RNA sequence: AUCAGCCAAGGGCAAACCGUUUGAAAGAAUGGGACGCAAAGUCACGGGUCUAACGUAGCAAUACUAUGAUGGCUGGGCUACCUGA
Numbered sequence: 001a002u003c004a005g006c007c008a009a010g011g012g013c014a015a016a017c018c019g020u021u022u023g024a025a026a027g028a029a030u031g032g033g034a035c036g037c038a039a040a041g042u043c044a045c046g047g048g049u050c051u052a053a054c055g056u057a058g059c060a061a062u063a064c065u066a067u068g069a070u071g072g073c074u075g076g077g078c079u080a081c082c083u084g085a
Base pairs, nucleotide, nucleotide: 002085003084004083005082012037013036017032018031019030020029021028022027035072041078042077043076045075046074047073048070049069050068055064056063057062
């Protein structure tokens, strides 16, 4: 440096659900809590998915729309601990 995660050690993260806060919503933050995770570290660049405030159309109902969200949906970029080969 590359590949791998069978063995060992130190550990790390934290789904659902509940409380509080926040947001138009999707969702997010935080505390509790562990379903799982070897990149469940990080970046919305590609694809997917969710929402639809604003805007547009409409008499209305409603429809469309991302500049919002999701990295624990996925491809890719960047970075990294331990062990083995």

The RNA shown here (c-di-GMP-I riboswitch aptamer) has 85 nucleotides and comes from Litchfieldia salsa.
Its mean pLDDT, the model's own confidence on a scale to 100, is 89.
The RNAcentral record of the sequence draws on ENA and Rfam.